[in-house]
RNA sequence: GGUCCCAUCGUCUAGUGGCCUAGGACACCGGGUUCUCAGCCCGGUAACACGGGUUCGACUCCCGUUGGGACCG
Numbered sequence: 001g002g003u004c005c006c007a008u009c010g011u012c013u014a015g016u017g018g019c020c021u022a023g024g025a026c027a028c029c030g031g032g033u034u035c036u037c038a039g040c041c042c043g044g045u046a047a048c049a050c051g052g053g054u055u056c057g058a059c060u061c062c063c064g065u066u067g068g069g070a071c072c073g
Base pairs, nucleotide, nucleotide: 001072002071003070004069005068006067007066010026011025012024013023018056028044029043030042031041032040033039049065050064051063052062053061
């Protein structure tokens, strides 16, 4: 340098054009239970890497940028 893949709550992830102002698990916060802790139950906070484009409508499709990875030279 070329080709390809990936990027979503603090972490791991679901999503494949409208059901999603985005769900789950763990973690965190509050409450209940307990003599206390753990565990269990209930509730809560928290995310689509960035910029454009297509579309009536984009986390989702296309292009570019950034970051990470694989292969080739």
A computed fold for a 73-nucleotide RNA from a Candidatus Wildermuthbacteria bacterium, annotated as transfer RNA. The same sequence occurs in records of 9 taxa. The RNAcentral record of the sequence draws on ENA. The organism belongs to Candidatus Wildermuthiibacteriota, within Bacteria. Its Rfam family is "tRNA". Rfam classes the family as a transfer RNA.